[in-house]
RNA sequence: UCCCCGGUGGUGUAAUCGGAAACACGUCAGAUUUUGGUUCUGAAGAGUCCAGGUUCGAUCCCUGGCCGGGGAG
Numbered sequence: 001u002c003c004c005c006g007g008u009g010g011u012g013u014a015a016u017c018g019g020a021a022a023c024a025c026g027u028c029a030g031a032u033u034u035u036g037g038u039u040c041u042g043a044a045g046a047g048u049c050c051a052g053g054u055u056c057g058a059u060c061c062c063u064g065g066c067c068g069g070g071g072a073g
């Protein structure tokens, strides 16, 4: 310098074809319980790395950039 992959709640991952973000763990509250553990119920928590563009509408498509990983020279 070039090519490929990735960046989404606190953490790990989904969202496949553009229709507005889900699951698990964790956290908080309650119930149960000898118990701060187990189990059950409920709740909070991300607008998706950044800036533009396309579109009625973008996590998703296009352009550029940043960060991380891998590869080529």
Stems, first nucleotide, its partner, number of pairs: 001072007010025004019056001027043005049065005
The RNA shown here (transfer RNA) has 73 nucleotides and comes from Haloactinospora alba. Its Rfam family is "tRNA". Rfam describes the family as follows. Transfer RNA (tRNA) molecules are approximately 80 nucleotides in length. The family's RNA type in Rfam is transfer RNA. Its family is annotated with triplet codon-amino acid adaptor activity in the Gene Ontology.